[in-house]
RNA sequence: GGUCCGGUAGUGUAGCGGUUAACAUGUCGCACUGUCACUGCGAAGAUCGCGGGUUCAAGUCCCGUCCGGACCG
Repeated sequence: GGUCCGGUAGUGUAGCGGUUAACAUGUCGCACUGUCACUGCGAAGAUCGCGGGUUCAAGUCCCGUCCGGACCG
C1' cells in the first nucleotide's frame, strides 16, 4: 500500500431502513438483614468513532476520514 472484519451507556454485546436504541454487568436509591453480602423493586447513564450523501424516514444503505484487528503484497 491492497482486501476484509470491527467501532453502539463505565465494561461486554444485541439491534429486517420504521414505536421510546435492547440485554447482561457495573453505578445510585428503596425494601430485606443486627451489619455487610445475596435477593427483589426502581432510577440515572449511549445525539450509535467523526464528516457528508441517499431516503418521507439511517445505528442500519453509499462516499470520505480516523482508530483497532486479520490476511495479502
This is a predicted structure of a 73-nucleotide RNA (transfer RNA) from Clostridiales bacterium CHKCI006. The sequence is in RNAcentral, with records from Rfam. Rfam family: tRNA. The family's RNA type in Rfam is transfer RNA. Its family is annotated with triplet codon-amino acid adaptor activity in the Gene Ontology. Taxonomically the source falls in Eubacteriales (Bacteria, Bacillati, Bacillota, Clostridia).